[in-house]
């Protein structure tokens, strides 16, 4: 230089044939439980879905472009 794959919550990861309100575990608060921790139990915040465009009545999901990580080929 060419080919693959991947970028969703703080952290690891799902998300089907484009469908209307984006989820889990972990972790994080606050409450019950403890004499107190742990461990359990109940509630809750937390997401420009890596960026700009384009196709669509409708996009994380499709396309095109860049940007990042990682393989492989040279």
């Nucleotide at each position: 230089g060419g080919g693959c794959g991947g970028u969703u919550a703080g952290c690891u990861c799902a998300g089907c044939u484009g469908g209307u309100u984006a989820g889990a575990g972990c972790g994080u608060u606050u409450c019950c439980c403890u004499u107190a921790c742990a461990a359990g139990g109940a509630a809750g915040a937390g997401g420009u879905c890596g960026g700009a465009g384009g196709u669509u009545c409708g996009a994380c999901u499709c396309c095109u472009c860049c940007a990042c990580c990682g393989c492989c080929c040279a």
Transfer RNA from a bacterium, 74 nucleotides, folded computationally. Rfam family: tRNA. It was read from a public genome assembly. Model confidence (mean pLDDT): 81 of 100.